[in-house]
C1' cells in the first nucleotide's frame, strides 16, 4: 500500500517542549485555541483488536476473569451533515422543507492475507 473481516452514541490525566491554528479528505455548519490548543516527550489512565495466562463449557467453537506483552486510544456521536430507502409532519399535488430510522459511501483501529 492493496484486499478481507470485526468494531466505531461507552471510557481515560497531568508536566515540561514548542508557539498558531485545529477538529481525516472537501464543503457548509458548529465547536476548541496565547486562560497556549494541534503536535512532541515523560509518567499516568481507558480499554480489550491480537499474543501469552485463569475459570466455564455444548470441547469444531464459545463465555467469563485479569491485563504480563504488541497495537491503539484519553473534547464535543468518527463534533454534525453531504448518497440510496422507508416513515411522520409541514405543504398540497408526479415536487420542496424538517425530523427520525436503516443501509451505503469515506474515514480510524486491530487482526490476517497478498
Nucleotide at each position: 500500500a492493496u484486499u478481507u473481516u470485526a468494531u466505531a452514541a461507552a471510557g481515560a490525566a497531568g508536566a515540561g517542549g514548542u508557539g498558531a491554528g485545529a477538529g481525516a479528505a472537501c464543503a457548509g455548519g458548529c465547536u476548541c485555541g496565547a486562560u497556549g490548543a494541534c503536535c512532541c516527550u515523560c509518567u499516568g489512565g481507558c480499554a480489550a483488536c491480537c499474543u501469552a495466562g485463569a475459570a466455564c463449557u455444548c470441547c469444531u467453537c464459545g463465555u467469563u476473569c485479569a491485563a504480563a506483552g504488541g497495537u491503539g486510544c484519553c473534547a464535543a456521536c468518527a463534533c454534525c451533515u453531504g448518497a440510496u430507502c422507508u416513515u411522520c409532519g409541514g405543504a398540497a399535488g408526479u415536487a420542496c422543507c424538517g425530523a427520525a430510522g436503516a443501509u451505503g459511501c469515506u474515514u480510524a483501529u486491530a487482526a490476517a492475507a497478498u
Molecule: SAM riboswitch aptamer (S box leader)
Organism: Penaeicola halotolerans